[in-house]
Molecule: c-di-GMP-I-GGC riboswitch aptamer
Organism: Desulfotomaculum sp.
């Protein structure tokens, strides 16, 4: 400091299902395993994505707009580490 083939200690859990929160996206406890070498962390770093309270508009509505929430298991970035292997 590079790097993840195969092992070994463990590690974390997608879709679903209960049950709470929340308008919504979601998000939290349990069950569960789709996968993850950072599937720890950070959205007040940057971009992507979802969402959509109010206002406008309109018989009504859809569109559009757009406070503000969401996704770190979308990406790139920061930052911390575990175990092997190579300098």
């Nucleotide at each position: 400091c590079c790097u993840g083939a195969a092992a070994a200690a463990g590690g974390c859990a997608a879709a679903c299902c209960u049950g709470c929160c929340g308008a919504a996206a979601g998000g939290c406890a349990g069950g569960g395993a789709c996968g993850c070498a950072a599937a720890g962390c950070c959205a007040a770093c940057g971009g992507a994505c979802c969402u959509a309270a109010g206002g406008u508009u309109u018989a009504a509505a859809a569109a559009a707009u757009g406070a503000g929430g969401g996704u770190g298991g979308c990406c790139g970035g920061g930052u911390u580490g575990c175990c092997g292997g190579g300098g």